[in-house]
């Protein structure tokens, strides 16, 4: 550099429920765990979604690019 164990210690948290915010997609907090080795950050490209259709918005747990990062068996 690459890779990802029935490894160690930790981390995140889908659906669903409650409260709050938003026209909405959806977001935040708490509960909760389906999953995740970048499910950490980022709307740059593509996809999908929303609307008050505009020089608009959402999604990073759809994929890619970029930035950052824990551990260390095998190949």
């Nucleotide at each position: 550099a690459a890779c990802g164990a029935c490894a160690a210690g930790g981390g995140c948290a889908a659906a669903c429920c409650a409260g709050c915010c938003g026209c909405g997609a959806g977001g935040c907090u708490g509960g909760g765990a389906c999953g995740c080795a970048a499910a950490g950050c980022c709307a740059c490209g593509g996809g999908c979604c929303c609307c008050c259709c505009g020089c608009g918005g959402g999604u990073a747990g759809c994929c890619g690019a970029g930035c950052u990062g824990c551990c260390g068996a095998a190949a």
Predicted 3D model of a 75-nucleotide RNA (c-di-GMP-I-GGC riboswitch aptamer) from a bacterium. Rfam family: c-di-GMP-I-GGC riboswitch aptamer. For this family Rfam cites "Recognition of the bacterial second messenger cyclic diguanylate by its cognate riboswitch" (Kulshina et al., Nat Struct Mol Biol, 2009). The coordinates come from a structure-prediction model, not an experiment, and the mean pLDDT is 91.